Predicted 3D model of a 73-nucleotide RNA (transfer RNA) from Levilactobacillus spicheri. Rfam family: tRNA. The family's RNA type in Rfam is transfer RNA. The prediction has a mean pLDDT of 82.

């Protein structure tokens, strides 16, 4: 130089054929305990690397570009 794979909540990862995002752990509140540990319920938290395009609609399809991994010369 070139070719592939990643990138999605704080972390660790799901989202097989486009329909406005979830798990686990973490964290906040509350139950409960004489009290703390397990335990139990509810909540908060992400425009999904960035630009852009196709679409009525994109995490999902395209094209750019950034990063990081691996292979090739």
């Nucleotide at each position: 130089g070139c070719c592939a794979c990643u990138u999605u909540a704080g972390c660790u990862c799901a989202g097989g054929a486009g329909g406005u995002a979830g798990a686990g752990c973490g964290u906040u509140u509350c139950c409960a305990u004489g009290g703390u540990a397990a335990g139990g319920a509810a909540g908060a938290g992400g425009u999904c690397g960035u630009u852009g395009g196709u679409u009525c609609a994109a995490a999902u399809c395209c094209a750019a570009u950034a990063a990081g991994u691996g292979g090739c010369u």